[in-house]
Molecule: transfer RNA
Organism: Patescibacteria group bacterium
RNA sequence: GGGCCUGUAGCUCAUCUGGUAGAGCGCUGCAUUCGCAUUGCAGAGGCAAAGGGUUCGAGUCCCUUCAGGUCCA
Numbered sequence: 001g002g003g004c005c006u007g008u009a010g011c012u013c014a015u016c017u018g019g020u021a022g023a024g025c026g027c028u029g030c031a032u033u034c035g036c037a038u039u040g041c042a043g044a045g046g047c048a049a050a051g052g053g054u055u056c057g058a059g060u061c062c063c064u065u066c067a068g069g070u071c072c073a
Base pairs, nucleotide, nucleotide: 001072002071003070004069005068006067007066010025011024012023013022019056027043028042029041030040031039049065050064051063052062053061
């Protein structure tokens, strides 16, 4: 320098053919306990790496950039 893959909640990942973004763990509160843990209930937390385009509508399609991984030179 070139090819390919990935980038969604604090972490690990769903969201399958475009239609108002979810799960597990973690975190907060309450109940349970003498207390802790476990368990149950409730809740906070992301507009999806950044920018642009297509569309009535984009996490999802297209382009550019950035970051990481991998292969080639």